Annotation:
The part of an RNA shown here (small-subunit ribosomal RNA, 3' major domain) has 478 nucleotides and comes from an uncultured Gemmatimonadota bacterium. RNAcentral holds the full RNA, with entries from ENA, Greengenes and SILVA. It matches the Rfam family "Bacterial small subunit ribosomal RNA". Its family is annotated with structural constituent of ribosome and ribosome in the Gene Ontology.
Context: one part of a larger RNA
RNA sequence: UGACGGGGGCCCGCACAAGCGGUGGAGCAUGUGGUUUAAUUCGGCGCAACGCGAAGAACCUUACCUAGGCUCGACAUGCAUGGGACAGCCGGCAGAAACGCCGGUCUCUCUUCGGAGUCCAUGCACAGGUGCUGCAUGGCUGUCGUCAGCUCGUGUCGUGAGAUGUUGGGUUAAGUCCCGCAACGAGCGCAACCCCUGUCUCUAGUUACCAGCGCGUAAUGGCGGGAACUCUAGAGAGACUGCCGGUGCCAAACCGGAGGAAGGUGGGGACGACGUCAAGUCAUCAUGGUCCUUACGUCUAGGGCUACACACGUGCUACAAUGGACGGGACAGAGGGGAGCAAGACCGCAAGGUGGAGCAAAUCCCAAAACCCGUCCUCAGUUCGGAUUGUCGUCUGCAACUCGACGGCAUGAAGCUGGAAUCGCUAGUAAUCGUGGAUCAGCUACGCCACGGUGAAUACGUUCCCGGGCCUUGUACA
Numbered sequence: 001u002g003a004c005g006g007g008g009g010c011c012c013g014c015a016c017a018a019g020c021g022g023u024g025g026a027g028c029a030u031g032u033g034g035u036u037u038a039a040u041u042c043g044g045c046g047c048a049a050c051g052c053g054a055a056g057a058a059c060c061u062u063a064c065c066u067a068g069g070c071u072c073g074a075c076a077u078g079c080a081u082g083g084g085a086c087a088g089c090c091g092g093c094a095g096a097a098a099c100g101c102c103g104g105u106c107u108c109u110c111u112u113c114g115g116a117g118u119c120c121a122u123g124c125a126c127a128g129g130u131g132c133u134g135c136a137u138g139g140c141u142g143u144c145g146u147c148a149g150c151u152c153g154u155g156u157c158g159u160g161a162g163a164u165g166u167u168g169g170g171u172u173a174a175g176u177c178c179c180g181c182a183a184c185g186a187g188c189g190c191a192a193c194c195c196c197u198g199u200c201u202c203u204a205g206u207u208a209c210c211a212g213c214g215c216g217u218a219a220u221g222g223c224g225g226g227a228a229c230u231c232u233a234g235a236g237a238g239a240c241u242g243c244c245g246g247u248g249c250c251a252a253a254c255c256g257g258a259g260g261a262a263g264g265u266g267g268g269g270a271c272g273a274c275g276u277c278a279a280g281u282c283a284u285c286a287u288g289g290u291c292c293u294u295a296c297g298u299c300u301a302g303g304g305c306u307a308c309a310c311a312c313g314u315g316c317u318a319c320a321a322u323g324g325a326c327g328g329g330a331c332a333g334a335g336g337g338g339a340g341c342a343a344g345a346c347c348g349c350a351a352g353g354u355g356g357a358g359c360a361a362a363u364c365c366c367a368a369a370a371c372c373c374g375u376c377c378u379c380a381g382u383u384c385g386g387a388u389u390g391u392c393g394u395c396u397g398c399a400a401c402u403c404g405a406c407g408g409c410a411u412g413a414a415g416c417u418g419g420a421a422u423c424g425c426u427a428g429u430a431a432u433c434g435u436g437g438a439u440c441a442g443c444u445a446c447g448c449c450a451c452g453g454u455g456a457a458u459a460c461g462u463u464c465c466c467g468g469g470c471c472u473u474g475u476a477c478a
Stems, first nucleotide, its partner, number of pairs: 001478002003475003007472007015462002019425005026317008034308002042053002064303007073126001077125008088105006108117003128292002131290003137286002139281003142277001144275001149188006155164003168179003194269004199237007209226002213224003240263001243257005319418001323377007335366003340359002345354003384415001389410007431454007
C1' cells in the first nucleotide's frame, strides 16, 4: 500500500421488511447429471453451467456408431510427363447407396500455327483434420457493475515503500456540485451530446383521414371533393431548479408551491472506466506449437444425438364457480408476405381440400384474446383437469418404423393450492390476455425475441440476511 475481520462509523441496492404472484407436490415439455448403449458427437458446471452454443437433430444438418468405398483426394495453387474425347450427355447391368462395369452420342474453345485455355490420367510439392493444447494466443463475450470509482503531470512531505491531490464539513443517482485544505491542474469513467416515447407548432396530404358541401348504396370514405381532425414523417418549440416561499454558511443543494402535456435524471433504450476471475470460447472465425496422412482425411447407406430404475434446473397446463361450456356482439399494436400471404365462395364434424379475387402491399392478405350480453352447469375428482392409450384421418416431405405436427371419435390418469426451502416484481410495473417474427419443407416452440389489451397491492423502516461504496481500526496474510 492492499486484502481480510462472526471490528467500528456513514451510505446505497426488490438486499431485508411491507405486499402481490410463483417455484419446491401433480402431469407433460425441455436442458443437465447418472445409467445404458455399437454410438447415445462435442463444449459449457456456484452466483456468472443446466428452454445454454442449438434463431428448428426424420435424411441432410452431424462432428458419433456400424457397414461398404476412395487415396493428389470432397476443396486450392503450382510443376513435370502423357492424352483429345479418357470430359459432358443418354441408356443398360450390379448394388443399400457411394463406388464400379458396359453400350451409344459427342470428337472441345481461341490461335500470330509457336502455343494458350479447358478437361482427363500418372507422379511430385501439397491438400485435408469439428484431432490436442482457451494454462501459448488474437478476436469476441460473461461477471463484479451503470457500481462510482481508477489514474496521471507538476509541486510538497517522507531515507524509502509511498503519501498528498482523491482526506475533511455539507450535498447528490453520481469523485454530482459547493465550502475548506500543500496542493494546483488534467485524463479515463459520471452526466450531457444519440435513439424511442409523452405536449404543441410548422411543412407535406397518398395507399392513411372525413368536419363542412354534394353524389350514391341494403351497407361501407364507396365516389366527387376537402386539408380541418386522426395519422404518417421531416423540421422546430418545450424543462433550465428558470420563477415564488422556506431551510441552509449571502454556498452547493433540499422541501413546498405556481405555471405547465411533462418537474427536479419525465419514462425507456443504446452506451460498461482501471481492472478481477490463468472466467468462457482452438467446435463461428483467425492463429503458434503438437499429432494423423491408403487415415484422426474424404464419399455413401443405415443407425445414433429422441435410450430410461433414477436425481436436479427451467418452463407449460391444471387442481376450478373471480370458473367451465355454448350462442351472439366489440376493441389493438408491432410485424411478415412472390418457389410468398391468400379473401369471398364451395366441400369436409374438423385438421384440411377445391378454387383463386386482391397484393412486391399506410392500398390486398395473414388476423386477436381476455372483455360485454344471454343460457346451462351448483361444489361433485365434477360439464374441473387433460395425461395416457386405441382407432380413423389431414398436411409437409424422396421418405414420418426407429423419430414430425395437426384433426375426429373413444379412453379419461395424476392432481382438491403443494414439507424444509426458494424466486420475481416498486407502475402502465406485477399479475393476466392474446398477437407477430427470426430459424424453418414440416416441426416436437410450452423456448427465444418483440408487440399491444386489461391492470393492482405495498414500502413503517434499515435491527437483521446478501451484495456493494467511502472513512477508520486490528493483523502473525501478500
Description: The coordinates come from a structure-prediction model, not an experiment, and the mean pLDDT is 86.